[in-house]
RNA sequence: UGCUUAUCAAGAGUGGUCGAGGGACAGGGCCCUAUGACACCCGGCAACCGGCUUAAAUUAGUAUCGGUGCUAAUUCCCUCCGUAUUAUAACGGAAGAUAAGUU
Numbered sequence: 001u002g003c004u005u006a007u008c009a010a011g012a013g014u015g016g017u018c019g020a021g022g023g024a025c026a027g028g029g030c031c032c033u034a035u036g037a038c039a040c041c042c043g044g045c046a047a048c049c050g051g052c053u054u055a056a057a058u059u060a061g062u063a064u065c066g067g068u069g070c071u072a073a074u075u076c077c078c079u080c081c082g083u084a085u086u087a088u089a090a091c092g093g094a095a096g097a098u099a100a101g102u103u
């Protein structure tokens, strides 16, 4: 880098540092942000993998431990393809993110 599978409507600070942009890429929209965003640290949330307990149908649980992840807005919304429609709304996919496995 590619592939496979699963999940993506819930949850998470009145803390510290920094100092200008940020919300994945491109376009559009709409937002967040000097009442300090983003990022980092601490804290927290969650429970994908390991661990532990339980069960024996690889089931249910736990968060004291390890590996990640997440911590404004549905993955912020639309864009591309399809179903459907007079047109919308809506739904599915693609794309993206994360985990585990694999090349």
Base pairs, nucleotide, nucleotide: 002102003101004100005099006098007097008096013042015041016040017039021032022031023030026079027078028077029076043071044070045069048067049066050065051062052061053060075095080093081092082091083090

A computed fold for a 103-nucleotide RNA, annotated as SAM riboswitch aptamer (S box leader). The sequence was found by an Rfam model in a public genome assembly. Its mean pLDDT, the model's own confidence on a scale to 100, is 80.